[in-house]
C1' cells in the first nucleotide's frame, strides 16, 4: 500500500429493516444472629459522522480502533 473480518451495558454475548434482550457485575430490598446462596426490584449499551427508508444495531459511504491475509 492492497484485500478480508470485527466493533452492542463495566465484562461475555443475542437481535437477517419494525419496543435494543439475556447472563455476570454494581446498587437497594426480602430472608439470616451475621454472612453466603436464593428470590424481588433498580442501574448501565448499538464506535463517530453522513446517506437510503415511513422506520436502521441491521443496508450504503466515510472516518476511527482491533485482528487476519498478500506484497
Nucleotide at each position: 500500500a492492497g484485500g478480508g473480518g470485527c466493533g452492542u451495558a463495566a465484562g461475555u454475548u443475542a437481535a437477517u429493516g419494525g419496543c435494543a434482550g439475556a447472563c455476570u457485575g454494581g446498587c437497594g430490598g426480602u430472608c439470616u444472629c451475621c454472612a453466603a446462596a436464593a428470590c424481588c426490584g433498580c442501574u448501565c449499551a448499538c464506535g463517530g459522522g453522513a446517506g437510503u427508508u415511513c422506520g436502521a444495531a441491521u443496508c450504503u459511504c466515510u472516518c476511527c480502533g482491533c485482528c487476519c491475509c498478500u506484497g
Transfer RNA from a Thermoguttaceae bacterium, 71 nucleotides, folded computationally. Lineage of the source: Bacteria > Pseudomonadati > Planctomycetia > Pirellulales > Thermoguttaceae. The RNAcentral record of the sequence draws on ENA. Model confidence (mean pLDDT): 82 of 100.